Context: one part of a larger RNA
RNA sequence: UGACGGGGGCCCGCACAAGCGGUGGAGCAUGUGGUUUAAUUCGAUGAUACGCGAAGAACCUCACCUGGGUUUGACAUGCAGUAGACAGGUGUAGAGAUACACCCUCCGAAAGGCUGCUGCACAGGUGCUGCAUGGUUGUCGUCAGCUCGUGUCGUGAGAUGUUGGGUUAAGUCCCGCAACGAGCGCAACCCCUACCGUGUGUUACCAUCAUUAAGUUGGGGACUCGCACGGAACUGCCGGUGACAAACCGGAGGAAGGUGGGGAUGACGUCAAAUCCUCAUGGCCUUUAUGUCCAGGGCUACACACGUGCUACAAUGGCCGACACAAAGGGUUGCCAACCCGCAAGGGGGAGCUAAUCCCAAAAAAUCGGUCCCAGUUCGAAUUGGAGUCUGCAACUCGACUCCAUGAAGUCGGAAUCGCUAGUAAUCGCGGAUCAGCAUGCCGCGGUGAUACGUUCCCGGGCCUUGUACA
Numbered sequence: 001u002g003a004c005g006g007g008g009g010c011c012c013g014c015a016c017a018a019g020c021g022g023u024g025g026a027g028c029a030u031g032u033g034g035u036u037u038a039a040u041u042c043g044a045u046g047a048u049a050c051g052c053g054a055a056g057a058a059c060c061u062c063a064c065c066u067g068g069g070u071u072u073g074a075c076a077u078g079c080a081g082u083a084g085a086c087a088g089g090u091g092u093a094g095a096g097a098u099a100c101a102c103c104c105u106c107c108g109a110a111a112g113g114c115u116g117c118u119g120c121a122c123a124g125g126u127g128c129u130g131c132a133u134g135g136u137u138g139u140c141g142u143c144a145g146c147u148c149g150u151g152u153c154g155u156g157a158g159a160u161g162u163u164g165g166g167u168u169a170a171g172u173c174c175c176g177c178a179a180c181g182a183g184c185g186c187a188a189c190c191c192c193u194a195c196c197g198u199g200u201g202u203u204a205c206c207a208u209c210a211u212u213a214a215g216u217u218g219g220g221g222a223c224u225c226g227c228a229c230g231g232a233a234c235u236g237c238c239g240g241u242g243a244c245a246a247a248c249c250g251g252a253g254g255a256a257g258g259u260g261g262g263g264a265u266g267a268c269g270u271c272a273a274a275u276c277c278u279c280a281u282g283g284c285c286u287u288u289a290u291g292u293c294c295a296g297g298g299c300u301a302c303a304c305a306c307g308u309g310c311u312a313c314a315a316u317g318g319c320c321g322a323c324a325c326a327a328a329g330g331g332u333u334g335c336c337a338a339c340c341c342g343c344a345a346g347g348g349g350g351a352g353c354u355a356a357u358c359c360c361a362a363a364a365a366a367u368c369g370g371u372c373c374c375a376g377u378u379c380g381a382a383u384u385g386g387a388g389u390c391u392g393c394a395a396c397u398c399g400a401c402u403c404c405a406u407g408a409a410g411u412c413g414g415a416a417u418c419g420c421u422a423g424u425a426a427u428c429g430c431g432g433a434u435c436a437g438c439a440u441g442c443c444g445c446g447g448u449g450a451u452a453c454g455u456u457c458c459c460g461g462g463c464c465u466u467g468u469a470c471a
Base pairs, nucleotide, nucleotide: 001471002470003468004467005466007465008464009463010462011461012460013459015455016454019420020419021418022417023416026311027310028309029308030307031306032305033304034302035301042053043052064297065296066295067294068293069292070291073122077121078120079119080118081117082116083115084114088103089102090101091100092099093098106113107112124286125285127284128283129282133280134279135275136274137273138271140269145184146183147182148181149180150179151160152159153158164175165174166173190263191262192261193260195231196230197229198228199227200226201225205220206219209218210217234257237251238250239249240248241247313413317372318371319370320369321368322367329360330359331358334353335352339348340347341346379410384405385404386403387402388401389400390399426448427447428446429445430444431443432442
């Protein structure tokens, strides 16, 4: 100087407390451990692994296993030799890769081009090392810290500044001070959102005037909305507290008030943290194999254990009927309307749309009416049997969905434990990426919409101080 203490002081955070809703019990989905297996490819492992890499394993992917091929190679460049085409088509054998046979077959005057074969350099490796590395990432933590120059102090390591008194979300600002300044962080500048104005009105809008089944048409430029550009909030104003400061408390006006709300943004560093399987790369290993091609299997196994979720156990509910109100997205190898068929998944059909125009598209909870009457039920849906639909070369291993039948556990969950302070929790549906198909996951969107007095204690963190036989 740090680190640590079941030392002290001050302060903060859904850290506790006060609440709401869960997990832990059930069934299923998914990941992991374990076990099994020819293989169940590999990585990730307290917080910071476990719906993680994987924004989507039937084949492919694919790295694993079994079997069958191949060896200048599936791919790149070059050299030498050799042949003439190659590509394409047909047939036979084969699980296929491929092998063989036949048909067809070059350009250029030449050098040569192109392709095959042989040989040589070399290619190749999701093989090892993340403890050789770059790049990228997690975490402490969006915590308020981390440092430097000059000066001064100290023999020196170092200290000072950065400590102290106040204050702040903040090393934020003020005052004081052997310090005076500065840098990286904080804040601001950026994006979205909340209010207003100006400009502009098509595919958006419709108050007034006509018109229609319908903003449909004439028309309008008010409103909504879209797109640009501006304004507005700064403790600016008033009162109080304070040290005449910084600031804090209350108020006014205002759409918004003290960082308005949300996002992006992550200092010096820590964990030899993660990744050689995104990529790049040193070294090592391999080279008739650890490369490469193919068929099938596996990654989907199942006495069990754990994590994360979905659906429930019902009446604030289930079922039936009627009837409203979104936002944000996607669409030409695509989205697919009307209409017809089917109980349905879906099929037929073909209009429109490269989209503020057309389509996906029905929002759902809500509301109104009816029914059920507290039961393992008209709750709950697992499981199983049968019949189908769709995608795709192909749904046996191993897809999703529909219909009929079946109708398991489950009556609110032990110890323990998690999330959350406002348009939040909870609850309800909608969209997107990946994607032929496959979503309870992930990433977004809106609808309805709650409860909360404080800092003694637990956890984590910041500053000062104290002890230390630790570094």

Small-subunit ribosomal RNA, 3' major domain from an uncultured organism, 471 nucleotides, folded computationally. The prediction has a mean pLDDT of 84. RNAcentral holds the full RNA, with entries from ENA, Greengenes and SILVA.